[in-house]
RNA sequence: AUGCCGCAUAGCUACACUCACUGCGAGGUGGGGUCGGAAAGCUACAGGUCUUUACAAUUAAAGAUGGCUGAGUUGCAAAU
Numbered sequence: 001a002u003g004c005c006g007c008a009u010a011g012c013u014a015c016a017c018u019c020a021c022u023g024c025g026a027g028g029u030g031g032g033g034u035c036g037g038a039a040a041g042c043u044a045c046a047g048g049u050c051u052u053u054a055c056a057a058u059u060a061a062a063g064a065u066g067g068c069u070g071a072g073u074u075g076c077a078a079a080u
Stems, first nucleotide, its partner, number of pairs: 001080002006076001012037002017032006035067001041073003045070003048065007
């Protein structure tokens, strides 16, 4: 430097559930918990899903979700 791969080593994170706080809500933050993850690190750009408001409806706007998919970007180790 590479990006098929994750055998090994050292590590990282934390689903559901629960407690506290917070938000109209989807949800978020912190503690416990540990289903899983080889980017389940970060990013709301595109799509999907969800929430709120408007509308007779079609839809539209604002928001949430990165552990829904893609994409962008950054990183550990082995190997070459």
Molecule: c-di-GMP-I riboswitch aptamer
Organism: Methylomagnum ishizawai